[in-house]
RNA sequence: GGGCCCUUAGCUCAUCUGGUAGAGCGCUGCAUUCGCAUUGCAGAGGUAGAGAGUUCGAGUCUCUCAGGGUCCA
Repeated sequence: GGGCCCUUAGCUCAUCUGGUAGAGCGCUGCAUUCGCAUUGCAGAGGUAGAGAGUUCGAGUCUCUCAGGGUCCA
């Protein structure tokens, strides 16, 4: 220098032909216990890396940039 892949909740990841964003763990509250743990119920938490474009509508398609990984030189 060039090719490919990844970037979504605090962490690990889903969401696949574009249609109001989810799970597990973690966190908070309540119940359970003498207390803790476990378990059950409820809840908080995300302008989907940044920006632009296409579209009635974009996490999803296109382009630029940034960060990370990998291969080639």
The RNA shown here (transfer RNA) has 73 nucleotides and comes from a bacterium. Rfam family: tRNA. The family's RNA type in Rfam is transfer RNA. Rfam describes the family as follows. Transfer RNA (tRNA) molecules are approximately 80 nucleotides in length. It was read from a public genome assembly.